Bacterial RNase P class A from uncultured Planktomarina sp., 370 nucleotides, folded computationally. Lineage of the source: Bacteria > Pseudomonadati > Rhodobacterales > Paracoccaceae > Planktomarina.
RNA sequence: GUGGGUGGCUGGGCAAUCGCGAGGGGAAACCUUCGAGGAAAGUCCGGACUCCUUGAAACAACGGUGCCGGGUAACGCCCGGCGGGGGAAACCCUAGGGAAAGCGCCACAGAGAAAAGACAGCCUUGCAUGCAAGGUAAUGGUGAAACGGUGGGGUAAAGCUCACCGCGCGGUUGGCAACAAUCGUGGCACGGCAAGCCCCACCGGGAGCAAUGCCAAAUAGGAACCGCACAUGGACCGUUUCAGUUCAGCAGGUUCGGGUUGGCAGCUAGAUGGGUCUGGUAACAGGCUCGCGAGAUGAAUGAUUGCACAAGGGCGUACAGGUAACUGUGCUGUCUUGGACAAAAUCCGGCUUAUAGGCCUCCCACGCGU
Numbered sequence: 001g002u003g004g005g006u007g008g009c010u011g012g013g014c015a016a017u018c019g020c021g022a023g024g025g026g027a028a029a030c031c032u033u034c035g036a037g038g039a040a041a042g043u044c045c046g047g048a049c050u051c052c053u054u055g056a057a058a059c060a061a062c063g064g065u066g067c068c069g070g071g072u073a074a075c076g077c078c079c080g081g082c083g084g085g086g087g088a089a090a091c092c093c094u095a096g097g098g099a100a101a102g103c104g105c106c107a108c109a110g111a112g113a114a115a116a117g118a119c120a121g122c123c124u125u126g127c128a129u130g131c132a133a134g135g136u137a138a139u140g141g142u143g144a145a146a147c148g149g150u151g152g153g154g155u156a157a158a159g160c161u162c163a164c165c166g167c168g169c170g171g172u173u174g175g176c177a178a179c180a181a182u183c184g185u186g187g188c189a190c191g192g193c194a195a196g197c198c199c200c201a202c203c204g205g206g207a208g209c210a211a212u213g214c215c216a217a218a219u220a221g222g223a224a225c226c227g228c229a230c231a232u233g234g235a236c237c238g239u240u241u242c243a244g245u246u247c248a249g250c251a252g253g254u255u256c257g258g259g260u261u262g263g264c265a266g267c268u269a270g271a272u273g274g275g276u277c278u279g280g281u282a283a284c285a286g287g288c289u290c291g292c293g294a295g296a297u298g299a300a301u302g303a304u305u306g307c308a309c310a311a312g313g314g315c316g317u318a319c320a321g322g323u324a325a326c327u328g329u330g331c332u333g334u335c336u337u338g339g340a341c342a343a344a345a346u347c348c349g350g351c352u353u354a355u356a357g358g359c360c361u362c363c364c365a366c367g368c369g370u
Base pairs, nucleotide, nucleotide: 001366002365003364004363005362007360008359009358010357013307014306015305016304017303018302020035021034022033023032024031025030037341041352042351044350045349046348047347048346049208050207051206052205054243055242056241057240058239059238062204063203064202065201066200067081068080069079070078071077082096083094084093085092086091097199098198102197103196104193105192106191119140120139121136122135123134124133125132126131127130148165149164150163151162152161153160166188167186168185169184170183171182172181173180174179212265213264214263215262222256223255224254225253226252233247234246235245236244272291273290274289275288276287277286278285279284309338310337311336312335313334316331317330318329319328320327321326
């Protein structure tokens, strides 16, 4: 210098004038402080908070997660590792428990697709030039995939035999572990898919700020039907056990009809933001210290001007390359723009998706120079 990779920041700044919303002060006029995001989006996870289910426990149903360890209020998230895959590398991805519990699927092609097979081929025998019987699974063919791979021996061929690899079983060492290394042993052999049902382990009540509470106001304290127990009994949860509540005319259910559309709270001081120190590989945890950063409700934050900055374009000009056209870089004044994705509505921790332009850090590879 070029190409590649990881992580991060920003996405307008300052001033003036006018105009909006909230907090504070003031009798008022008015003054003052603050006023959309890195994703506010998707509504995909996890919660805080509120109400409901009669309570506790066990089981069932349904749903979720799925290697190991750690973090967190928690998670399907984050960090660090292991195994597998991609890449020359830096790095990236991970669909990661179980296929010998069972069921299911693998189209077409092919002889045969999983207790799967003999088409071509090869060997033996018989008859005689092509047929029959038997054997074989190395070669060929089909396919995404064909009952281990490479090599030596042997054979027609074959784990038939041997070495190594692979696979099963067992031991030792290292590691908290997932796993890794190594040793011994066995010729050992029936694929893939569970992000197909399923099995195993762990986790899980429902609904949601239009939750919910209060005030004011208004109406019709509404009507009909089904249903059903008789107290050591019935009902209240999917089923049981224990408890609790209720019923002497229950529980539970169906249909029709009426009123309320107003105000206040919830509403922003928190699993909170910044700085720094300690511990930790890190995620993160703890200590000290400095702060309070929109709370609207048909829904506020806009407009104008100026300056600097940034980006883009045309003209002019200097240098370089080039025959030229033209291209690249720089400079001066000038014009345009402030660009993308995009807008709070209970709040927080994540993930996912979208993103014009600009900037920074570290790492890998190649080339050149010193």

Its Rfam family is "Bacterial RNase P class A". Rfam describes the family as follows. Ribonuclease P (RNase P) is a ubiquitous endoribonuclease, found in archaea, bacteria and eukarya as well as chloroplasts and mitochondria. Rfam links the family to the GO terms ribonuclease P activity, tRNA processing and dimeric ribonuclease P complex.
Its mean pLDDT, the model's own confidence on a scale to 100, is 76.